[in-house]
RNA sequence: GAUAAAGGCAAACCACCUGCAAAGGUAGGGACGCAAAGCUACGGGUCGUUCUAAAAAGCGACAGCCGGGUUGCCGAA
Numbered sequence: 001g002a003u004a005a006a007g008g009c010a011a012a013c014c015a016c017c018u019g020c021a022a023a024g025g026u027a028g029g030g031a032c033g034c035a036a037a038g039c040u041a042c043g044g045g046u047c048g049u050u051c052u053a054a055a056a057a058g059c060g061a062c063a064g065c066c067g068g069g070u071u072g073c074c075g076a077a
Base pairs, nucleotide, nucleotide: 001074008034009033013029014028015026016025017024018023032064038070039069040068042067043066044065045062046061047060048059049058050057
C1' cells in the first nucleotide's frame, strides 16, 4: 500500500462437538469482509462468571474492538 501479480484467511448463518456461561473446536458447508482478519492476553476496553446491598476484587473469554510485541507475500508510487 497499487484499477498490479501470486496466493492466504474466513463474518453472519447451518451441522456436529466442548463449556455453567461468555465463547471455542471441526481434514464440514458458507462468504460479510480483511494488507497481516498470521501469532501473542502485555496495556486499555467489552463480554461471561463468583462474591457483594452495590462497588471493588478474583477467575474465564474476545487478537474480526483499539494499542503494543513478533513473524510473513509482492514491490508500482
c-di-GMP-I riboswitch aptamer from a marine sediment metagenome, 77 nucleotides, folded computationally. It matches the Rfam family "c-di-GMP-I riboswitch aptamer". Gene Ontology term of the family: cyclic-di-GMP binding. RNAcentral holds the sequence, with entries from MGnify.